[in-house]
RNA sequence: CGGGGUGUAGUGCAGCGGUCUAACACGCAGCGUUCGGGACGCUGAAAUCGUGGGUUCAAAUCCCACCACCCCGA
Repeated sequence: CGGGGUGUAGUGCAGCGGUCUAACACGCAGCGUUCGGGACGCUGAAAUCGUGGGUUCAAAUCCCACCACCCCGA
C1' cells in the first nucleotide's frame, strides 16, 4: 500500500428494512426460599447498535468515508 473480516448492555452473542419497547446466557440489584450462604424461583436496571454522512415513509440491518482490532497478499 491492496484485499477480506469483525465492531450491538459489564462479558459472550442473536438480529439478513417495519409485528412492539433491540432477544438470549453469564454477571449485577431487589424480593422469596434458608439459621445464614450457595443453589433454585420471581422481578428489575443496564446497549439509541464504533464515528460521521447518505438512501428510504421507515435503517443495528442497504450505500459512502473515516476510526480500532484481526487475517491474507505485496

Predicted 3D model of a 74-nucleotide RNA (transfer RNA) from a Minisyncoccota bacterium.
The RNAcentral record of the sequence draws on ENA.
It matches the Rfam family "tRNA". The family's RNA type in Rfam is transfer RNA.
The coordinates come from a structure-prediction model, not an experiment, and the mean pLDDT is 82.